[in-house]
A computed fold for a 73-nucleotide RNA from a Candidatus Pacearchaeota archaeon, annotated as transfer RNA.
Its mean pLDDT, the model's own confidence on a scale to 100, is 84.
It was read from a public genome assembly.
Its Rfam family is "tRNA". Rfam links the family to the GO term triplet codon-amino acid adaptor activity.
The source organism's lineage runs through Archaea, Nanobdellati and Candidatus Pacearchaeota.
RNA sequence: GGGGAUGUGGUGCAGCCUGGUAACAUUCGAGGUUUGGGACUUCGCGACCCCGGUUCAAAUCCGGGCAUCCCCA
Numbered sequence: 001g002g003g004g005a006u007g008u009g010g011u012g013c014a015g016c017c018u019g020g021u022a023a024c025a026u027u028c029g030a031g032g033u034u035u036g037g038g039a040c041u042u043c044g045c046g047a048c049c050c051c052g053g054u055u056c057a058a059a060u061c062c063g064g065g066c067a068u069c070c071c072c073a
Base pairs, nucleotide, nucleotide: 001072002071003070004069005068006067007066010026011025012024020056028044029043030042031041032040049065050064051063052062053061
């Protein structure tokens, strides 16, 4: 220098192809249960890497960047 993959709550991941309420697990907070703790259970807080474009509507489509990893030179 060229090519490819990935980026989503604190953590791990699904959703993306085919645009329409961002799911699940865990962590954390509160309640119930217990003499207490653990386990179990109910509820709650919390996220789309950045900028721009298309669209009634973008995590998803398009363009340009950034970061990490892999391959080639």